RNA sequence: GCAGAAGUUUUAUAGGGUUCCGCAAUAUUCGUGUAUUGGUCAGGUCCAAGAUAAAACGCGCAGUUUAUGCGUUCACGGAAGGAUAAAAGCCUGGGAGAU
Numbered sequence: 001g002c003a004g005a006a007g008u009u010u011u012a013u014a015g016g017g018u019u020c021c022g023c024a025a026u027a028u029u030c031g032u033g034u035a036u037u038g039g040u041c042a043g044g045u046c047c048a049a050g051a052u053a054a055a056a057c058g059c060g061c062a063g064u065u066u067a068u069g070c071g072u073u074c075a076c077g078g079a080a081g082g083a084u085a086a087a088a089g090c091c092u093g094g095g096a097g098a099u
Stems, first nucleotide, its partner, number of pairs: 007057006015047002020044002022041001023038006058072005074094001076097001080092003
């Protein structure tokens, strides 16, 4: 000095918190209701991976240029800040740095 398809999307997962629902506690109520608090509640909704998975598209090569086949590798990593209700393997970021 060198990052190109090291592309895009979808569905999930690890993980994450607490807006909403549920749950629990307390207060109140004639009361199935209402309010407050609690994520130190293994749940639903929700957020979610560059270095998780699968799929589709795309891309590369081959090809009878249609079909189709093959390939799509590798990847240690803070602190800090930011968004949302909030947090995070989210975003800054395959960044700084390390090798």